[in-house]
């Protein structure tokens, strides 16, 4: 210096299947009523739809979760910004959001936890900050252990 092979554990990610919740919501029929200088559909312009009750009516999905199996893996993978592209949020147009992928930079060893922020129906979960211990690995110092760096590391073999 390259090349192979690992280990970290409540270990990280894909798919199928299956419950649960979402929700007796949304929407739909049906019958009753109402017409408005009102108000809703992300924000503006236009322009369109919709608005209340009742019913032993009818009756969902989507993100996201837990279980199972199967499988790729240990920057696994995950996120922030940034490009270009397509899609979606009633239609047009111009902003913004989401949601796929795409470039190109940077953050994070690792699961858990505290608080807060946003997503989201949700007190699930996920994500960013943060808190507080555990835990691997390397360095330093020590009787014990105690400090501290980060995976572009560590460790074994191995070629040069």
């Nucleotide at each position: 210096u390259g090349g192979u092979a690992g280990a970290g554990g409540u270990g990280c990610g894909g798919a199928a299947u299956u419950c649960a919740a979402g929700a007796g919501u949304a929407g739909c029929u049906g019958c009753c009523g109402u017409a408005a200088u009102g108000g809703c559909c992300c924000g503006g312009a236009a322009a369109g739809g919709c608005c209340g009750g009742c019913a032993u009516g009818c009756g969902a999905a989507a993100g996201g979760g837990g279980g199972u199996u199967c499988u790729g893996c240990c920057g696994a993978a995950g996120g922030u910004u940034u490009u270009a592209c397509a899609g979606g949020g009633u239609u047009u147009c111009c902003g913004u959001c989401c949601u796929g992928c795409c470039u190109a930079a940077c953050c994070u060893g690792g699961g858990g936890u505290u608080c807060a922020g946003c997503g989201a129906a949700a007190u699930a979960c996920g994500u960013u900050g943060u808190u507080c211990a555990c835990u691997g690995u390397c360095g330093c110092a020590u009787a014990a252990u105690g400090c501290g760096g980060a995976g572009c590391g560590c460790u074994a073999c191995u070629a040069u």

Lysine riboswitch aptamer from a bovine gut metagenome, 160 nucleotides, folded computationally. Its Rfam family is "Lysine riboswitch aptamer". From the family's description: Riboswitches are metabolite binding domains within certain messenger RNAs that serve as precision sensors for their corresponding targets.